[in-house]
Context: one part of a larger RNA
RNA sequence: AGUGUAUGGUGGAUGCCUUGGUGUCCAGAGCCUAAGAAGGACGUAGCCCAGCUGCGAUAAGCCCCGGGGAGCUGCUAGCAAGCAUUGAUCCGGGGAUUUCCGAGAUCGGGAAACCGACCAGAAGUUAUUUUCUGGUACCGCGCAAGCGGAGGGAACGUUGGGAACUGAAACAUCUCAGUACCAACAGGAGAAGAAAGAAAACUCGACUCCCCUAGUAGCGGCGAGCGAACGGGGAUGAGCCUAAACCAUUGCAGUGCCAAGGUCGCGGCCGUUGCUGCAGUGGUGUCGUGGGAUCUGCAGGGUCUUCCGCAAAGACCCAGGGAGUUACCAAAUUCAUGUUUAGAAGAACGGCAUGGGAAGGCCGGCCGCAGAGGGUGAAAGCCCCGUAAUCAAAAAGCAUGAGUCUCUCGCAGCGAUCCCAAGUAUCGCCAGACACGGGAAACCUGGCGUGAAUCCGGGGGGACCACCCCCCAAGGCUAAGUACUCCUGGACAACCGAUAGUGCAAUAGUAGCGCGAGCGAAAGGUGAAAAGAACCCCGGUUAGGGGAGUGAAAUAGUACCUGAAACCGUACACUU
Numbered sequence: 001a002g003u004g005u006a007u008g009g010u011g012g013a014u015g016c017c018u019u020g021g022u023g024u025c026c027a028g029a030g031c032c033u034a035a036g037a038a039g040g041a042c043g044u045a046g047c048c049c050a051g052c053u054g055c056g057a058u059a060a061g062c063c064c065c066g067g068g069g070a071g072c073u074g075c076u077a078g079c080a081a082g083c084a085u086u087g088a089u090c091c092g093g094g095g096a097u098u099u100c101c102g103a104g105a106u107c108g109g110g111a112a113a114c115c116g117a118c119c120a121g122a123a124g125u126u127a128u129u130u131u132c133u134g135g136u137a138c139c140g141c142g143c144a145a146g147c148g149g150a151g152g153g154a155a156c157g158u159u160g161g162g163a164a165c166u167g168a169a170a171c172a173u174c175u176c177a178g179u180a181c182c183a184a185c186a187g188g189a190g191a192a193g194a195a196a197g198a199a200a201a202c203u204c205g206a207c208u209c210c211c212c213u214a215g216u217a218g219c220g221g222c223g224a225g226c227g228a229a230c231g232g233g234g235a236u237g238a239g240c241c242u243a244a245a246c247c248a249u250u251g252c253a254g255u256g257c258c259a260a261g262g263u264c265g266c267g268g269c270c271g272u273u274g275c276u277g278c279a280g281u282g283g284u285g286u287c288g289u290g291g292g293a294u295c296u297g298c299a300g301g302g303u304c305u306u307c308c309g310c311a312a313a314g315a316c317c318c319a320g321g322g323a324g325u326u327a328c329c330a331a332a333u334u335c336a337u338g339u340u341u342a343g344a345a346g347a348a349c350g351g352c353a354u355g356g357g358a359a360g361g362c363c364g365g366c367c368g369c370a371g372a373g374g375g376u377g378a379a380a381g382c383c384c385c386g387u388a389a390u391c392a393a394a395a396a397g398c399a400u401g402a403g404u405c406u407c408u409c410g411c412a413g414c415g416a417u418c419c420c421a422a423g424u425a426u427c428g429c430c431a432g433a434c435a436c437g438g439g440a441a442a443c444c445u446g447g448c449g450u451g452a453a454u455c456c457g458g459g460g461g462g463a464c465c466a467c468c469c470c471c472c473a474a475g476g477c478u479a480a481g482u483a484c485u486c487c488u489g490g491a492c493a494a495c496c497g498a499u500a501g502u503g504c505a506a507u508a509g510u511a512g513c514g515c516g517a518g519c520g521a522a523a524g525g526u527g528a529a530a531a532g533a534a535c536c537c538c539g540g541u542u543a544g545g546g547g548a549g550u551g552a553a554a555u556a557g558u559a560c561c562u563g564a565a566a567c568c569g570u571a572c573a574c575u576u
Base pairs, nucleotide, nucleotide: 001575002574003573004572005571006570007569008568009567015561016525017524020496021495022493023492024491025490026489027488028487029485030484031152032151039101040100041099042056043055044054046079047078051075052074062095063094064093065092066091067090071083072082073081107116108115109114117136118135119134120133121132122131123130138149139148140147141146156187157185158184159183160182161181167174171221197204198203208235209234210233211232212231218226219225239477240476241475242421246283247282248281249280250279251278252277253276254275255274261270262269265310266309267308268307288455290420291419292418293417295413296412297411298410300318301317302316303315304314305313320409321408322407323406324405332404333403334402335401336400337399338398339397340396341395343391344390349364350363351362352361365382366381367371373385374384375383427449428448429447430446431445432444436462457472458471459470460469461468512519513518532560535547536546537545538544
């Protein structure tokens, strides 16, 4: 030095475990914000220096209401001092307080959490300095009073922009793809939406979503690929308001100056009024078997009114009809029921032996609308928490229903006259988007140019024309069915089990790295219970160890379950 056996050290694999993750399903909730958000800084405890949590100078908290019932002063031991059956701590509802930064934070500035002002009031000072409270930003609308805005939000949504790798076995049209990404904006959903639609039969009747139609018809260097609709079946179900014509009225402008005109008709009569145009407001009106205005005819009751009388008209009230708080017009309130946010109560077991310990074994019982699950010194229906069925809310929210209440409402007719959304439709050129790549290429949207008509009108039916059929553009609103899950509750898993599962089972987006955008860890387990080793000895009043003691176990001693291998020793035997 090697080999073997034994026994250790080191190391942290493996096994077992789970506080944490992952996924699915069912419900809920779905916006927050100048009344200052999201997110932070700094503070805040008797001893509290740091971290987490909570809170905000009223600072691990204050007040009220409800629950609950014996301990409590968070993680966090200890000391001290307290609180609590006159009901604390704790749980739920409502309220108060809520420093500074943060919306280029809002009085001005600024290198965020800081600096500096002015005005009014107050405290204090002999007076000044000082301190406190409130106010002082900008934009939009509005005469003003005032109202609104800004910023944040995981995914989902609409819009404005918009790739390339890739595929085509290369590559340019094409594809990837209107995807990724950027930006703006909205909401609990968003978008779309009540036919200038789709069609071609006995036509249908807003929009959205799903299943089929169908990988069909088509498009396509007719390559790669892209890819409908009609129609059918389901989910849901809801329809409305303006513009104009006409009437009334207000303002401005023009005209007119005592007669034009008004008093719908007649007679009196009035005459600072009238008429025309423009703008505003109120009424009316909203459609394609064309509609409306105007006109004509008819229509419950009462009251009031325009200068007077009659007639007529209008307004209001009642009656009658209809509807209702998301659009269609709009604001509240009460009750009931259900539900959410704390909870209540909840059946039934003992013995013997083993063992540190019984829930396992043996013996004998019981409950069950409860034998889901978890815990308890090993494996418990009957020990504990629970579970089944049942019950409960002072306060706040939500849903449904009813009432109070609120809102709203003529009918018919036919010719003439008037109106029916304009730089719009159409057309030309060029693009985009349509499953459709310029094609026979319509329809839709946009840029440039041109530029109509008002129902005897206009658009469409895939070039175009005719017949026929369908529809009514150039204004607007609209729930449900649909998408998503930062978030809350419940259930489940041939999901993971600490190099796995989230990056994070722990002070985790922490430590650390980077100028920065950003990148980004490692790290779980004593024991049933700290019973966490009094006391003695060696040692530096150490570290560490040896006894003693605890414990079932200490080779379970906090560097703590198990404790593999590499690697390093010790003892013995053998080989060289």